Model confidence (mean pLDDT): 82 of 100. Small-subunit ribosomal RNA, 3' major domain from Dolichomastix tenuilepis, 463 nucleotides, folded computationally. The source organism's lineage runs through Eukaryota, Viridiplantae, Dolichomastigales, Dolichomastigaceae and Dolichomastix. The RNAcentral record of the full RNA draws on ENA, Greengenes and SILVA.
[in-house]
Context: one part of a larger RNA
C1' cells in the first nucleotide's frame, strides 16, 4: 500500500422482510456420481460443474471396444514409369477389399510432350480428438453493468507511497454542486445505436377496402427537471403540481473498465514442446456411448370439481418453405395413405392457437383423477429399428390425498397460467433450448437480522 476482523459509521441490491408460485414426498424424462462392463469415448466439478460442449449417438456421427484389412497411407506437395479419365460385369468376402474380364481412346500440342485424373515403385514425409489450459494465441465464465481504475504537472515525504479520488451535500452513477495544494486528462458512467410507446407528414403492393381508419415500409417531432411552489446553501439537487401519449434514465436490449480466481477450453480452431510411425495413424462390420443395488441436479405430468369428459362458439403474434410448404377432395376410427390447386411466398401453405365462452353430463370416489407400465394390432422415416426410433387404435390402469429437514424464482404487462413458431433434423429419445403472442396478480412497515458488494475510518503475531 493492500487483504482480513464473530470492529465502527454510512450506502445499495427479490439480500432480509411482506407477498405469490415452485423444489424438496410419487411416476416420468433427462444429466452427474457411483458400481457395472471387452468398451460403456472425452471434458466441464462451490456460488461460476450437473437438460453443460451436444442447435438433436440406430449406421454415419464416433474420439470408445471386439474381429478383419493396409503400411508413402483415407488427405497434402515433390521425383519417376505406365495407362486417357471413366463405366460395366464376374468370383471370394460380414464389409473394406482382393482377383479376373470387357468397353472406352477425349482436350491442348512446337509432335519432344503437356493439362486433369488414376494406378505402381523408392523417399522426403503425411497423419494423430495422443500429453501438457501449470508453456501459449484466440475466445467465455465470475465478481458485475458494481462505481470504480488509472496518468500528466505540481505539493507533501529519507522512502514505500500519499495528495488529486478525502470533506459537506446530492445521484442509479467518481452523477452533478460547493470547499480545499491541488490544476487538468484518460478508461469506465452517461449520451451516442436497435426495439417499443404518441402525433405529423411521404409513399402504398401482395395489405385495408370506405378516398378516411387499421396496416407495411421511410422521414420528421416530441421529454429538456423545459414551465410552477416548496425546501435547500442564493448551488447541486429533491418533493408536490399543471400540461401532455408519456416525467424525471418512458420501458427493454445491445453494450462489460483497471483487474481477479496459474477460473475453463491443447476435443471448435490455431500452437510451442514432449510423444506414436506396419501405430497412439488409417478403412470396414459388428457391439457400445441407451448398462443398473444406490445417491444428487435440472425439468414435465399429477394427485382433481377455480376440475374432467362431450358438443357447439370467439380472438394472436412471431416465424418457417423447392431434393420444401402442400389445400379443396377420396380411402381409413385414427397414426396416415392417395391425389395434387397454389407458393421462392404481406399472394400460396403449414395453421387447428389454446387457456375463454355457452350448453350438457360426472359429484368427492384412488373416482369419468392420474396416466406410468405391459400385450395385441398397425403407420411412418430410412440400406437397416432386435440391442436402440418416433406416432396410431384397441386393451392393460402404478405410484400418487399437495409433499420432513431445507431450498429456489420474482416487483408490472413483472410472477402465474395458456398455446404458437424456429434451429438442429432422413426420422427422433425436446418434457430441452431460443423466441412469439394471449389472459394477467398479490406485495414491499422497513433495514434490526442473514448473504453479497461499495465508500470512509480502526485493529493488526498476515502480504
Nucleotide at each position: 500500500u493492500g487483504g482480513c476482523g464473530g470492529g465502527g459509521a454510512c450506502c445499495u441490491g427479490c439480500a432480509c422482510a411482506a407477498g405469490c408460485g415452485g423444489a424438496g414426498g410419487a411416476g416420468u424424462a433427462u444429466g452427474c456420481u457411483g458400481u457395472u462392463u471387452a468398451a460403456u469415448u472425452c471434458g466441464a466439478u462451490g456460488c461460476a460443474a450437473c437438460a453443460c460442449g451436444a442447435a438433436g449417438a440406430a449406421c454415419c456421427u464416433u474420439a470408445c471396444c471386439g474381429g478383419g484389412g493396409c503400411u508413402u497411407g483415407a488427405c497434402a506437395u515433390g521425383u519417376c514409369a505406365u495407362g486417357a479419365a471413366u463405366c460395366u460385369u464376374u468370383u471370394u468376402g460380414a464389409a473394406a477389399a482382393a482377383a479376373a474380364a470387357g468397353a472406352g481412346u477425349g482436350c491442348c500440342u512446337u509432335c519432344g510432350g503437356g493439362a486433369a485424373c488414376a494406378u505402381g515403385a523408392a523417399c522426403a514425409c503425411a497423419g494423430g480428438u495422443g500429453g501438457u489450459g501449470c508453456a501459449u494465441g484466440g475466445c467465455u465464465g465470475u465478481c458485475g453493468u458494481c462505481a470504480g481504475c488509472u496518468c500528466g504537472u505540481g505539493c507533501c515525504g529519507u522512502g514505500a507511497g500519499g495528495u488529486g479520488u478525502u470533506g459537506g451535500g446530492u445521484u442509479a452513477a467518481g452523477u452533478c454542486c460547493c470547499g480545499c495544494a491541488a490544476c487538468g486528462a484518460g478508461c469506465g458512467c452517461a449520451a451516442c445505436c436497435c426495439u417499443u410507446g404518441u402525433c405529423u407528414u411521404u409513399a402504398g403492393u401482395u395489405a385495408a377496402u370506405u378516398u378516411u381508419c387499421u396496416c407495411u415500409a421511410g422521414a420528421g417531432a416530441g421529454a429538456c427537471u423545459g414551465c410552477c411552489a416548496a425546501u435547500g446553501a442564493u448551488a447541486a439537487a429533491u418533493u408536490g403540481g399543471a400540461g401532455g401519449a408519456a416525467g424525471g434514465u418512458g420501458a427493454g436490449g445491445a453494450u462489460g473498465a483497471a483487474g481477479u480466481c496459474a477460473a475453463g477450453u491443447c476435443a471448435g480452431c490455431a500452437u510451442g514442446c514432449c510423444c506414436c510411425u506396419u501405430a497412439c495413424g488409417u478403412c470396414c462390420c459388428g457391439g457400445g456411448c441407451u448398462a443398473c443395488a444406490a445417491g444428487c441436479g435440472u425439468a414435465c405430468u399429477a394427485c382433481a370439481a377455480u376440475g374432467g369428459a362431450u358438443g357447439a362458439g370467439a380472438c394472436a403474434a412471431a416465424g418457417a418453405g423447392a431434393a420444401g410448404c402442400a389445400a379443396u377432395c377420396c380411402u381409413g376410427c385414427g397414426a396416415a395413405g392417395g391425389g395434387g390447386a397454389g407458393c421462392a411466398a404481406a399472394c400460396c401453405u403449414c395453421a387447428a392457437a389454446a387457456a375463454c365462452u355457452c350448453a350438457u353430463u360426472c359429484u368427492c370416489a384412488g373416482u369419468u383423477c392420474g396416466g406410468a407400465u405391459u400385450g395385441c394390432a398397425g403407420a411412418c422415416u430410412g440400406c437397416a429399428a432386435c440391442u436402440c426410433g418416433u406416432c396410431u387404435g384397441c386393451a392393460u390402469g402404478a405410484a400418487g390425498g399437495c409433499g420432513g429437514a431445507u431450498u429456489c424464482g420474482c416487483u408490472a404487462g413483472u410472477a402465474a397460467u395458456c398455446g404458437u413458431u424456429g434451429g438442429u433434423c432422413a426420422g427422433c429419445u425436446a418434457u430441452a433450448c431460443a423466441a412469439c403472442g394471449g389472459u394477467g396478480a398479490a406485495u414491499a412497515c422497513g433495514u434490526u437480522c442473514u448473504c453479497a458488494g461499495g465508500u470512509c475510518u480502526u485493529g493488526u503475531a498476515c502480504a